[in-house]
Context: one part of a larger RNA
RNA sequence: CUCUGUUGAAGGAACUCGGCAAAUUACCCCCGUAACUUCGGGAGAAGGGGGCCUCUGCAUCGGGCAACCGGUGUGGAGGGGCACAGACCAGGGGGUGGCGACUGUUUACUAAAAACAUAGGGCUCUGCGAAGUCGCAAGACGACGUAUAGGGUCUGACGCCUGCCCGGUGCCGGAAGGUUAAAGGGCGGAGUGAGAGCUCCAAACUGAAGCCCCGGUAAACGGCGGCCGUAACUAUAACGGUCCUAAGGUAGCGAAAUUCCUUGUCGGGUAAGUUCCGACCUGCACGAAUGGCGUAACGACUUCCCCACUGUCUCCAACAGAGACUCA
Repeated sequence: CUCUGUUGAAGGAACUCGGCAAAUUACCCCCGUAACUUCGGGAGAAGGGGGCCUCUGCAUCGGGCAACCGGUGUGGAGGGGCACAGACCAGGGGGUGGCGACUGUUUACUAAAAACAUAGGGCUCUGCGAAGUCGCAAGACGACGUAUAGGGUCUGACGCCUGCCCGGUGCCGGAAGGUUAAAGGGCGGAGUGAGAGCUCCAAACUGAAGCCCCGGUAAACGGCGGCCGUAACUAUAACGGUCCUAAGGUAGCGAAAUUCCUUGUCGGGUAAGUUCCGACCUGCACGAAUGGCGUAACGACUUCCCCACUGUCUCCAACAGAGACUCA
C1' cells in the first nucleotide's frame, strides 16, 4: 500500500452524476395514527410508552379424589448492572411529480424496465366436413368444442370520454355498361391435289373472375391548411375578405419520457436551484383504442425535497485478520 472487518473528537451529505456504500430502524404488548380513497384500503402510516430479578395482595381459568401442579390478568413494595426484545436474529421514515392500473413475465452469461402479459373494451372472420393451421395426400389440430364458441388484429383495470375527413390505399356490396383469356363461331382467304378431299390462317358475333365504373366502410392503413385586414390609448382580434383541400385538430392536455430557440417568463422551495413543483401558451414538431385526460392501491422502476442517521465528506486515524514487502 491492497482486501475483509471493528471503532472514532467536532461537524453531519459540505461527498457524489446520484446518500453509491455504510449507518439508523428492527421483536412482543399498550396508546395513537393524516391527506386521499375504487370504502377494501392508505396502516406496522407517522409518533409515543413498557419489557430484567426478588417478595407480596387480588381476580380468574385448566388438571387432579387429594396433597398439589400449570396458566392468564391486575395492584403494591424492593434489588442489581454501562447496558433488561442485554448475544444471534430482526422494517429507516415522510412528502411530491412521471410512467405502468394491479399479482405476474423477460434478454440462461452486461438491460427486470415506463418493455411483454393481463382481466376489461372494440373491429373482423367462422353455421360445422366451420374459419384458421400443418401436410403432396391420406389425415391431424381447432374440438370429442358449436357464435355466451373458435381464429385474426388493435387497445389495455377503473372513471369521464373517444370529434371531423371515404379524395388516395385496403376491405365489403353492386344480375346495368366498358375492357377482357381459353373456348365457341366461322364471313373470307392460303397451300396441295385431276377431283373428292386433306392441312392451315382467320373477320364479325357469343365468352368468367379481375380491372374500369357506382356505392359503403376510419376502435381499417391513414389524414386533420395558408395569406391579408379589422374594436374610441396601445395591444390583441369575437368579426370580415381571399386561396387551396377529402377534411382543415373538437374535448382534454401542454417548455411535457414530446419545446429547437431555452437555464422561455412568472410564482414556490434554497443564502445561492440548467434539475424539481405550480402556472402561462409563442404546441420548431400533443391530441383522442399507433387511444386522450384523470386516478385509490401497487413498484428491487424513475425525478425532486425533508426528518433521522452516519468516515460519503471536511481529513483522516487506530485496531484485528489476510496479502504484498524485508530477512532467514
A computed fold for a 328-nucleotide part of an RNA from Euryhalocaulis caribicus, annotated as large-subunit ribosomal RNA, domain IV. Its Rfam family is "Bacterial large subunit ribosomal RNA". Rfam links the family to the GO terms structural constituent of ribosome and ribosome. It was read from a public genome assembly. Taxonomically the source falls in Euryhalocaulis (Bacteria, Pseudomonadota, Alphaproteobacteria, Maricaulaceae). The prediction has a mean pLDDT of 89.